Transfer RNA from a Minisyncoccota bacterium, 74 nucleotides, folded computationally.
[in-house]
RNA sequence: GUCGGCGUAGCUCAGUUGGUUAGAGCACAUCACUCAUAAAGAUGAGGUCGGUGGAUCGUUCCCACCCGCCGACA
Repeated sequence: GUCGGCGUAGCUCAGUUGGUUAGAGCACAUCACUCAUAAAGAUGAGGUCGGUGGAUCGUUCCCACCCGCCGACA
């Protein structure tokens, strides 16, 4: 340099042939329990779905470019 894949919660990941509330596990906070701590339990918070632009009535999802990571080839 060319090509391909990935980017969603603090971490690991799911999701959708575009449709009206964006999820799980762990972690975190509070409550309850206990003499106390932990575990198991209940409740809760936490996301501009990497960025910009475009197509669309409508995008986390489609298209283009950019950024970052990984891989293949040169």

Notes
Its mean pLDDT, the model's own confidence on a scale to 100, is 81. It matches the Rfam family "tRNA". Rfam classes the family as a transfer RNA. The RNAcentral record of the sequence draws on ENA. Taxonomically the source falls in Minisyncoccota (Bacteria, Bacillati).